[in-house]
RNA sequence: CACUUAUCAAGAAAGGCGGAGGGACAGGCCCUGUGAUGCCUUAGCAACCAGCAGUAAUGUGAAGGUGCUAAUUCCUGUUCUGAGACGCGGCUUCGGCCAAAGCUUAGAAGAAGAUAAGUC
Repeated sequence: CACUUAUCAAGAAAGGCGGAGGGACAGGCCCUGUGAUGCCUUAGCAACCAGCAGUAAUGUGAAGGUGCUAAUUCCUGUUCUGAGACGCGGCUUCGGCCAAAGCUUAGAAGAAGAUAAGUC
């Protein structure tokens, strides 16, 4: 790097260094000299693996290995379904009726991404 499985609506910040971008990608919308991203220290959150108890389901603790500490993975990106406004076009007994594409919105599935554990 690739593949498999699980999870992603909850949770958890201060200080120092340093100086301009950052939130994976695209669009949006945000954060940012009241100092971003990053690195270090300390603190914290969670509980995937490991530990312990148990046949197991499961439970337990956090001085083990990771991870995380702006916004739901910040939202949307593809498909399907429902609703709404608009309305290309068609029908009409002229009262109306049907209604494509695109748009808004709700739900489901998925893609992509992140993390863990495992496999080659």
SAM riboswitch aptamer (S box leader) from Hymenobacter setariae, 120 nucleotides, folded computationally. Rfam family: SAM riboswitch aptamer (S box leader). A reference for the family is Grundy and Henkin (1998), "The S box regulon: a new global transcription termination control system for methionine and cysteine biosynthesis genes in gram-positive bacteria", Mol Microbiol. NCBI's taxonomy places the organism under Bacteria, Bacteroidota, Cytophagia, Cytophagales, Hymenobacter. Its mean pLDDT, the model's own confidence on a scale to 100, is 84.